[in-house]
Context: one part of a larger RNA
RNA sequence: CUGGGCGUAAAGAGAUCGUAGGUGGUUUGUUAAGUCGGAUGUGAAAUCCCGGGGCUCAACCCCGGAACUGCAUUCGAUACUGGCAGACUAGAGUUUGGGAGGGGUAAGCGGAAUUCCGUGUGUAGCAGUGAAAUGCGUAGAUAUACGGAGGAACACCUGAGGCGAAGGCGGCUUACUGGACCAAUACUGACACUGAGGAUCGAAAGCGUGGGUAGCAAACAGGAUUAGAUACCCUGGUAGUCCACGCCCUAAACGAUGUCAACUAGCCGUUGCGGGUAUCGACCCCUGCAGUGGCGAAGCUAACGCGAUAAGUUGACCGCCUGGGGAGUACGGUCGCAAGAUUAAAACUC
Numbered sequence: 001c002u003g004g005g006c007g008u009a010a011a012g013a014g015a016u017c018g019u020a021g022g023u024g025g026u027u028u029g030u031u032a033a034g035u036c037g038g039a040u041g042u043g044a045a046a047u048c049c050c051g052g053g054g055c056u057c058a059a060c061c062c063c064g065g066a067a068c069u070g071c072a073u074u075c076g077a078u079a080c081u082g083g084c085a086g087a088c089u090a091g092a093g094u095u096u097g098g099g100a101g102g103g104g105u106a107a108g109c110g111g112a113a114u115u116c117c118g119u120g121u122g123u124a125g126c127a128g129u130g131a132a133a134u135g136c137g138u139a140g141a142u143a144u145a146c147g148g149a150g151g152a153a154c155a156c157c158u159g160a161g162g163c164g165a166a167g168g169c170g171g172c173u174u175a176c177u178g179g180a181c182c183a184a185u186a187c188u189g190a191c192a193c194u195g196a197g198g199a200u201c202g203a204a205a206g207c208g209u210g211g212g213u214a215g216c217a218a219a220c221a222g223g224a225u226u227a228g229a230u231a232c233c234c235u236g237g238u239a240g241u242c243c244a245c246g247c248c249c250u251a252a253a254c255g256a257u258g259u260c261a262a263c264u265a266g267c268c269g270u271u272g273c274g275g276g277u278a279u280c281g282a283c284c285c286c287u288g289c290a291g292u293g294g295c296g297a298a299g300c301u302a303a304c305g306c307g308a309u310a311a312g313u314u315g316a317c318c319g320c321c322u323g324g325g326g327a328g329u330a331c332g333g334u335c336g337c338a339a340g341a342u343u344a345a346a347a348c349u350c
Stems, first nucleotide, its partner, number of pairs: 003322004007304002012318001014201004021194003025088007033081002035077008049065006091191001092188003096183003103177007110154001115149007125136002162169002206247006215241002220236004258317006266295011299306002323350003332343004
């Protein structure tokens, strides 16, 4: 509990698309459903309220009035909302021309490095640590040169930089493909916003089937450390990490800040596109739009801080919170191969 809130105190769903619903630009006419006014009927009595009266008072009772905030019918009003018909272009979308981008999917290619293998040179150490040891090495290691194999990741460029709805995306080339931005013209004519259910996407880990496995590395083994050491350190090392297909659906999925729109001082960077000025030219300077950062006025805030990318001033719609523990648990439902996910209490206790 018709309240007040949700950056950090409890609280924004991980994200998007979208159904119902809610909300909706300018203008003309019409309608009169909502809305507003009048009238009539009804709204039992008692009760409540007001004015009287009766019991010695009061409670109580009696009389009258008002009220019963409602409903129905009818007559009107037409500003606003709605319905219907028409018009408009400032919202939204389409067209044309541009440039930017690690946006996505697939295929191919490249070099550095690690490891392993072969051959040569070469000899006693190497590796590792706080110090050691386990480990590797005279069956020739480490080092070094050449050749080969294979897997994974892409140094520099790299930026407070870019792209994407979010998760996320970084070697190069090609093919296919999504979105945003800028400039100018024409077109459609409110086609919009949000979005319960629903659908799709969704890091890592994990699961299933089949591959692959260089490095790294849960588990595990050994060596140390220690009172102990199921750890931190060291030597090894299997799942896994990689690929294909199918699941899982969770994260401090964070800006701990839902989406959309409007309005509200300035200053300094940076990315993309445009205009002006200038120039041999790239720059510089002024300026418009779209992003992305740092300060900061007003205002807000418990403070910290936020401050045109708002946590300011407002509107539309959705989600969520309501003392701590019990508990994001039990039970039930739904989903899943499982792990579990999701929905979600109570007793009791402070």
Predicted 3D model of a 350-nucleotide part of an RNA (small-subunit ribosomal RNA, central domain) from Mariprofundus micogutta. The coordinates come from a structure-prediction model, not an experiment, and the mean pLDDT is 89. Its Rfam family is "Bacterial small subunit ribosomal RNA". Gene Ontology terms of the family: structural constituent of ribosome and ribosome. The sequence was found in a public genome assembly. Lineage of the source: Bacteria > Pseudomonadota > Candidatius Mariprofundia > Mariprofundales > Mariprofundus.